[in-house]
RNA sequence: CCAUCAUCCAGAGCAGCUGAGGGACCGGGCCCUGUGACGCUGCGGCAACCAGUGCGCCGAACGACCGCCGACUGCGGGCCGUGGCGGACCAGGUGCCAAUGCCCGAGCGAUGAGGA
Numbered sequence: 001c002c003a004u005c006a007u008c009c010a011g012a013g014c015a016g017c018u019g020a021g022g023g024a025c026c027g028g029g030c031c032c033u034g035u036g037a038c039g040c041u042g043c044g045g046c047a048a049c050c051a052g053u054g055c056g057c058c059g060a061a062c063g064a065c066c067g068c069c070g071a072c073u074g075c076g077g078g079c080c081g082u083g084g085c086g087g088a089c090c091a092g093g094u095g096c097c098a099a100u101g102c103c104c105g106a107g108c109g110a111u112g113a114g115g116a
Stems, first nucleotide, its partner, number of pairs: 001115002004113005013043005021032003026105004044097003049093002052089002055086004061082003065077004101108001
């Protein structure tokens, strides 16, 4: 950066620093905030997208293997490897920890995965 995919009504905060706005943008609301918000740092926590571990299923997935045969690139078996799916464990890479992405409208945005 993207003509891709998934998710965005669950969940999880204390301390220190700072000092005025903040809730991404626009319009309208509503809310947080000098009883210190937002942000940064430390620690703690939430969750489980990816990675990892092991399990189950799939041969109407591919390969290896085994068997059969009328021998054609045929039929059958079977999860060993890979692959796909499901749920479990874990917490390594991310992410997140006011309010449904705060709500409505229109657009869009964020995070993860993948790719360049």
The prediction has a mean pLDDT of 83. SAM riboswitch aptamer (S box leader) from an Acidimicrobiaceae bacterium, 116 nucleotides, folded computationally. Rfam family: SAM riboswitch aptamer (S box leader). Rfam links the family to the GO term regulation of gene expression. It was read from a public genome assembly, where an Rfam model found it.